[in-house]
RNA sequence: GUGCGUGUAGCUCAGUGGGAGAGCACUACCCUGACACGGUAGGGGUCGUAGGUUCAAUCCCUACCACGCACACCA
Numbered sequence: 001g002u003g004c005g006u007g008u009a010g011c012u013c014a015g016u017g018g019g020a021g022a023g024c025a026c027u028a029c030c031c032u033g034a035c036a037c038g039g040u041a042g043g044g045g046u047c048g049u050a051g052g053u054u055c056a057a058u059c060c061c062u063a064c065c066a067c068g069c070a071c072a073c074c075a
Base pairs, nucleotide, nucleotide: 001071002070003069004068005067006066007065010024011023012022013021018055026042027041028040029039030038048064049063050062051061052060
């Protein structure tokens, strides 16, 4: 350089045009002599960035950024 894949909560991931979610983690309360386990409730997201399509975009299109893989180049 070319091609492909991934990017969503603190972490691991789902979702694939019309409600942004799960598990773990975190906070408060209950439970306990206390801790752990367990239970109840809660907080936390410009869905990588910028444009475009659409009545409507996490989802479709384009470019870019980061990471990974393969190939090429590198005398």
The prediction has a mean pLDDT of 83. This is a predicted structure of a 75-nucleotide RNA (transfer RNA) from a Vulcanimicrobiaceae bacterium. Rfam family: tRNA. Rfam's curators write: Transfer RNA (tRNA) molecules are approximately 80 nucleotides in length. Lineage of the source: Bacteria > Bacillati > Vulcanimicrobiota > Vulcanimicrobiia > Vulcanimicrobiaceae.